[in-house]
RNA sequence: GGCGCUAUCGUCUAGAGGCCAAGGACACCAGAUUCUCAUUCUGGGAACCCGGGUUCGACUCCCGGUAGCGUCA
Numbered sequence: 001g002g003c004g005c006u007a008u009c010g011u012c013u014a015g016a017g018g019c020c021a022a023g024g025a026c027a028c029c030a031g032a033u034u035c036u037c038a039u040u041c042u043g044g045g046a047a048c049c050c051g052g053g054u055u056c057g058a059c060u061c062c063c064g065g066u067a068g069c070g071u072c073a
Stems, first nucleotide, its partner, number of pairs: 001072007010026004018056001028044005049065005
């Protein structure tokens, strides 16, 4: 340098045009329980890599970029 794949809460991930006000697990915060801690239970905050395009509507489709991984040279 060519080609392919991937990019979503702090971490791991689901979602594949509208039903999503983006769901779950762990973590975090608050409360209950407990003499205290832990466990358990309840509640809460927290994310679509960036820029364009298509569309009535984009996390989702298309193009470019960036980053990571793989592969070929």
Molecule: transfer RNA
Organism: Candidatus Blackburnbacteria bacterium